[in-house]
RNA sequence: CUCUUAUCAAGAGUAGCUGAGGGACUGGCCCUGUGAAGCUCGGCAACCAUCUGAACAUCAGAAAGGUGCUAAAUCCUGCAAAACAGUUUUUGUUUUGAAAGAUAAGAG
Numbered sequence: 001c002u003c004u005u006a007u008c009a010a011g012a013g014u015a016g017c018u019g020a021g022g023g024a025c026u027g028g029c030c031c032u033g034u035g036a037a038g039c040u041c042g043g044c045a046a047c048c049a050u051c052u053g054a055a056c057a058u059c060a061g062a063a064a065g066g067u068g069c070u071a072a073a074u075c076c077u078g079c080a081a082a083a084c085a086g087u088u089u090u091u092g093u094u095u096u097g098a099a100a101g102a103u104a105a106g107a108g
Stems, first nucleotide, its partner, number of pairs: 001108008013041001015040003021031003025078001027076002042070003047066002050062005074100001079097007
């Protein structure tokens, strides 16, 4: 980097260092010297591994070793379909699915 599977509306800082950007991308809309990103500490969660029990292809619980996360639903959106409303050939709202992305585990 690619593929497969699962999840993505819950949760988590009045901390220290530092000092200008950040929210993947598009279009929006936001956050930010009342301190962005990054690092440290703290915290949250429980995917994998571990342990215990059971009606054992699995389920429930414990714990926190490997990750992960710690503004806003993955912040909304993008592509398609349906319903409704308006309208006259497009607009808006809602829902569903897909795509893209993130994370975990496995494979190449």

Record summary:
SAM riboswitch aptamer (S box leader) from Lysinibacillus contaminans, 108 nucleotides, folded computationally. Rfam family: SAM riboswitch aptamer (S box leader). Rfam links the family to the GO term regulation of gene expression. Its mean pLDDT, the model's own confidence on a scale to 100, is 85. The model forms 97% of the base pairs in the Rfam consensus.